[in-house]
RNA sequence: GCCCUCGUGGUGUAACUGGAUAACAUUUCUGUCUUCGGAACAGAAGAUUGCAGGUUCGACUCCUGCCGAGGGCA
Numbered sequence: 001g002c003c004c005u006c007g008u009g010g011u012g013u014a015a016c017u018g019g020a021u022a023a024c025a026u027u028u029c030u031g032u033c034u035u036c037g038g039a040a041c042a043g044a045a046g047a048u049u050g051c052a053g054g055u056u057c058g059a060c061u062c063c064u065g066c067c068g069a070g071g072g073c074a
Stems, first nucleotide, its partner, number of pairs: 001073007010026004019057001027045006050066005
């Protein structure tokens, strides 16, 4: 230098052919329970889906550029 894959709550993963309110687990907080803690149960918080544009009635999903991570070739 060229090519491929990936980027989604604090963390780990979903979201099927583009379709509606982005789901689950964990974490944190509160409550119940308990002598206390933990566990269990209930509730809550937490994402402008890497950034910026484009296509579309509609984008996590498709296209372009950039940034970052990993891999391959030279």